[in-house]
RNA sequence: GCGGGUGUAGCUCAGAGGUAGAGCAUAACCUUGCCAAGGUUGGGGUCGUGGGUUCGAGUCCCAUCACCCGCU
Numbered sequence: 001g002c003g004g005g006u007g008u009a010g011c012u013c014a015g016a017g018g019u020a021g022a023g024c025a026u027a028a029c030c031u032u033g034c035c036a037a038g039g040u041u042g043g044g045g046u047c048g049u050g051g052g053u054u055c056g057a058g059u060c061c062c063a064u065c066a067c068c069c070g071c072u
Stems, first nucleotide, its partner, number of pairs: 001071007010024004018055001026042005048064005
């Protein structure tokens, strides 16, 4: 230099154009003599960044950044 992959909640990851989710973690409460375990409810997201297409984009297109893999 060329090609490819990954990027979404604190962590691990879903989500193939129509309200952004799960598990774990976390907060409050319930249960218990206490702890652990269990239960209920809640909080938390510029979907890496910037544009474009579309009535509508996490999703499609372009560029770009970080990391990983391959080729030279």
A computed fold for a 72-nucleotide RNA from Candidatus Tokpelaia sp. JSC085, annotated as transfer RNA.